[in-house]
Context: one part of a larger RNA
RNA sequence: GGCCUACGGUGGAUACCUAGGUACUCAGAGACGAAGAAGGGCGUAGUAAGCGACGAAAUGCUUCGGGGAGUCGAGAACAGACUAAGAUCCGGAGAUUCCCGAAUGGGGUAACCCCUUGUACUACCGCUGAAUCCAUAGGCGGAUAAGAGACAACCUGGUGAACUGAAACAUCUUAGUAGCCAGAGGAAAAAAAAAGCAAAAGCGAUUCCCUGAGUAGCGGCGAGCGAAAUGGGAGAAGCCUAAAUCGUUUUUUAAACGAGGUUGUGGGAGAACAUUUUUUAGCCUAACUUUGCUAGAUGAAGCAGUUGAAUUCUGUACCCUAGAUGGUGAAAGUCCAGUAAUCGAAAGCAAGGGAGGCUUUAGUUCUAACCCAAGUAGCAUGGGACACGUGAAAUCCCGUGUGAAUCUGCGAGGACCACCUCGCAAGGCUAAAUACUUCUGGGUAACCGAUAGCGAAAAAGUACCGUGAGGGAAAGGUGAAAAGAACCCCCAUAGGGGAGUGAAAGAGAACAUGAAACCGUAGGCUU
Numbered sequence: 001g002g003c004c005u006a007c008g009g010u011g012g013a014u015a016c017c018u019a020g021g022u023a024c025u026c027a028g029a030g031a032c033g034a035a036g037a038a039g040g041g042c043g044u045a046g047u048a049a050g051c052g053a054c055g056a057a058a059u060g061c062u063u064c065g066g067g068g069a070g071u072c073g074a075g076a077a078c079a080g081a082c083u084a085a086g087a088u089c090c091g092g093a094g095a096u097u098c099c100c101g102a103a104u105g106g107g108g109u110a111a112c113c114c115c116u117u118g119u120a121c122u123a124c125c126g127c128u129g130a131a132u133c134c135a136u137a138g139g140c141g142g143a144u145a146a147g148a149g150a151c152a153a154c155c156u157g158g159u160g161a162a163c164u165g166a167a168a169c170a171u172c173u174u175a176g177u178a179g180c181c182a183g184a185g186g187a188a189a190a191a192a193a194a195a196g197c198a199a200a201a202g203c204g205a206u207u208c209c210c211u212g213a214g215u216a217g218c219g220g221c222g223a224g225c226g227a228a229a230u231g232g233g234a235g236a237a238g239c240c241u242a243a244a245u246c247g248u249u250u251u252u253u254a255a256a257c258g259a260g261g262u263u264g265u266g267g268g269a270g271a272a273c274a275u276u277u278u279u280u281a282g283c284c285u286a287a288c289u290u291u292g293c294u295a296g297a298u299g300a301a302g303c304a305g306u307u308g309a310a311u312u313c314u315g316u317a318c319c320c321u322a323g324a325u326g327g328u329g330a331a332a333g334u335c336c337a338g339u340a341a342u343c344g345a346a347a348g349c350a351a352g353g354g355a356g357g358c359u360u361u362a363g364u365u366c367u368a369a370c371c372c373a374a375g376u377a378g379c380a381u382g383g384g385a386c387a388c389g390u391g392a393a394a395u396c397c398c399g400u401g402u403g404a405a406u407c408u409g410c411g412a413g414g415a416c417c418a419c420c421u422c423g424c425a426a427g428g429c430u431a432a433a434u435a436c437u438u439c440u441g442g443g444u445a446a447c448c449g450a451u452a453g454c455g456a457a458a459a460a461g462u463a464c465c466g467u468g469a470g471g472g473a474a475a476g477g478u479g480a481a482a483a484g485a486a487c488c489c490c491c492a493u494a495g496g497g498g499a500g501u502g503a504a505a506g507a508g509a510a511c512a513u514g515a516a517a518c519c520g521u522a523g524g525c526u527u
Base pairs, nucleotide, nucleotide: 001526002525003524004523005522006521007520008519009518016477017476020448021447022445023444024443025442026441027440028439029437030436032149039100040099041098042055043054044053046078051073052059061094062093063092064091065090066089070082071081072080105114106113107112115118121147122146123144124142125141126140127139128138154185155183156182157181158180159179165172169220196203197202207234208233209232210231217225218224238429239428240427241373245259246258247257248256249255250254264407266372267371268370270366271365272364273363278362281359282358283357284356288353289352290351291350292349293348294347296343297342298341302316303315304314305313317334318333319323325337326336327335378402379401380400381399382398383397384396385395388414409424410423411422412421413420464471465470484511487498488497489496490495
């Protein structure tokens, strides 16, 4: 020096645990803001650095309910207080709420400065009113708690890539995706009551799911892209204007208002006749009332032995509309909190009911050519969207130019024409079935268990890094209870030995278990 054995040190793996996460599900909510939000800065405690709470009325105030013995946040201790005249605590309503921030009197390097102490700006209303006829700009005054900002995803619109794939690459693809911008809602939004589908049979607004179907098609016919009808379900709901015509008013060759009218077996207007009491549908709502939510209440039944401690075990009982779960010195239906079940609101909120009120629907026949949405439809040209890349390219939308018809009309049925069939554009509204989860409450898990699970079980978006945008950690476990080791000794206040506590100190705070690498001590063998 090596190997082996024994005993240690170091280290923090492993198994166990969970205070935190993850995914989903049901219900709620999707509220906020000029009455100053979201988000922050700075303060507030007897002692107080960070966190939570609160705002100069500051670790809290008032009031109405609940609750019933302790309390002064997590968080001990000291000091000092409060409380059966009901505190702390829980819930409803209210008061206060510094400074910044849309930030709004002006400025500014946010949380500050300055002054004359101010709705800053925009919108709105009234009166006026140029060049220039109408108008518009502008001016003067007024009044409104109208707008502005924030917001995870979902939604609508605008704008709009590239990596990539095509085994290169340009059409194409990725993709109308990501990003950016604008806007709305929570009865989500969007869409929607056929100028629709279909095919000789018919259907009857929209939306979503299954199917049709990886089909028909599109495609340097490459890579790839990719329908629709039909059928089956979820859910179902339909309405209002413009015009013709009549009337009223005015500043009268035009407007405003009222009546009328709203359709595709064409409808309305016009004329004639009939019907006035049935019917259809909806909206609003006083008192009152119902249910639920925001605190809560009652709530069955076990002892002995064993043990450090009993819930285990042994012995012998009981309850159950309650044998969910969690805790308790080991594993508890009967110890505690609860659970099943049954009750409960002064105040606020949500959803209904509600006497009554208001609005509203619907007839037949005839005539005839008055109306039936115009710079529109269509066409040309240039683009875009349609599964469809210009193609034989219909359909829909946009730019430029041109530019109809009014039912004897117009559009569509995938160029176009004829026939036939279907529909009625150029105005508007509309619940449900559908999408999402920053957030609140309940629940579930062949989800994780501290290198896992959120980045974050802890002062976590913290420490730290970066001028900045931004990047971004590590770190859990004494014990049932601190009973956290009085006192003595070595001695540096470190560390240790006794003593004591404890079931255990080989649980001693560098604290449960305590693997390996690594470092020792002793012995054996060997060199």